[in-house]
Model confidence (mean pLDDT): 91 of 100. The part of an RNA shown here (small-subunit ribosomal RNA, central domain) has 350 nucleotides and comes from an uncultured bacterium.
Context: one part of a larger RNA
RNA sequence: CUGGGCGUAAAGCGUGCGCAGGCGGUUUUGUAAGUCUGUCGUGAAAGCCCCGGGCUCAACCUGGGAAUUGCGAUGGAGACUGCAAGGCUUGAAUCUGGCAGAGGGGGGUAGAAUUCCACGUGUAGCAGUGAAAUGCGUAGAGAUGUGGAGGAACACCGAUGGCGAAGGCAGCCCCCUGGGUCAAGAUUGACGCUCAGGCACGAAAGCGUGGGGAGCAAACAGGAUUAGAUACCCUGGUAGUCCACGCCGUAAACGAUGGGUACUCGGCGCCGGGGGGAUCGACCCCUUCGGUGCCUGAGCUAACGCGAUAAGUACCCCGCCUGGGGAGUACGGCCGCAAGGCUGAAACUC
Numbered sequence: 001c002u003g004g005g006c007g008u009a010a011a012g013c014g015u016g017c018g019c020a021g022g023c024g025g026u027u028u029u030g031u032a033a034g035u036c037u038g039u040c041g042u043g044a045a046a047g048c049c050c051c052g053g054g055c056u057c058a059a060c061c062u063g064g065g066a067a068u069u070g071c072g073a074u075g076g077a078g079a080c081u082g083c084a085a086g087g088c089u090u091g092a093a094u095c096u097g098g099c100a101g102a103g104g105g106g107g108g109u110a111g112a113a114u115u116c117c118a119c120g121u122g123u124a125g126c127a128g129u130g131a132a133a134u135g136c137g138u139a140g141a142g143a144u145g146u147g148g149a150g151g152a153a154c155a156c157c158g159a160u161g162g163c164g165a166a167g168g169c170a171g172c173c174c175c176c177u178g179g180g181u182c183a184a185g186a187u188u189g190a191c192g193c194u195c196a197g198g199c200a201c202g203a204a205a206g207c208g209u210g211g212g213g214a215g216c217a218a219a220c221a222g223g224a225u226u227a228g229a230u231a232c233c234c235u236g237g238u239a240g241u242c243c244a245c246g247c248c249g250u251a252a253a254c255g256a257u258g259g260g261u262a263c264u265c266g267g268c269g270c271c272g273g274g275g276g277g278a279u280c281g282a283c284c285c286c287u288u289c290g291g292u293g294c295c296u297g298a299g300c301u302a303a304c305g306c307g308a309u310a311a312g313u314a315c316c317c318c319g320c321c322u323g324g325g326g327a328g329u330a331c332g333g334c335c336g337c338a339a340g341g342c343u344g345a346a347a348c349u350c
Base pairs, nucleotide, nucleotide: 003322004321005320006319007304008303012318014201015200016199017198021194022193023192025088026087027086028085029084030083031082033081034080035077036076037075038074039073040072041071042070049065050064051063052062053061054060091191092188093187094186095185096183097182098181099180103177104176105175106174107173108172109171115149116148117147118146119145120144121143125136126135162169163168206247207246208245209244210243211242215241216240220236221235222234223233258317259316260315261314262313263312266295267294268293269292270291271290272289273288274287275286276285277284299306300305323350324349325348332343333342334341335340
């Protein structure tokens, strides 16, 4: 430099924003850098290739040609790409008016339940298991009633549902705030797509400081089980789980499927909006956008399967793979308080 690939065989960065870069709608004019074309110069010789010649042939030697796909100069072409100037509205964006939503941040608040505390009633058990035991209880437990404290999570609704870029998001109310979508117009006039570096977000666990601590529960202790039982089961129980601020930056971060645009048979649902018809009507029918599911055709696929939410047909941009082990290790670098993360080999071996 290039081929073939990336749902499950190796391979899509966890996700977004985005500079450089790559790519880029429609039209007019100009330009002529790319592009195409003519000519000239150059592209040493030898070698390779073609046609001849000389050693009796060949190797070898030798004459001519071709080739040297290149570079430079110059004349021309003007479709396509680029560049410059101007225009357009379909891409993109903005405005106006609706709509749906666990989207995010902050504050407040309600009820159920567990636990604990106080008091009342009340008596011998409770709890737990396959069965037990540890444990709790006559210093009155468990049960039940009343009152109180505190923390965490929000039953039903609830869904095959919704929202978000992903992680993720769920009682109710208020404040602040992001995005989406629909309808009809209006405005800007390509302002777009993607994105190496970079920046930001990023479950759980973990870390730092300070709070908080009801339930649960690594570690730990005890009881069982067992040949043993550093487990599974039981009784306890500390970090942690919760809050604030700051780190960490990982995951089966999964649809194991990067993003954008266009095109390509059908059927059945659900969510949000618009239009039309019938209608008393939120119901029904038709239709149109956006989202989300199931089944299936062509096509694709090694098969499984995918199938307008493509893994089909194409184009643009990024990331990644190249036999298994060694190894996501060592070394170095960068980051981190640490744990460790990112980058990431080789020997050797099959």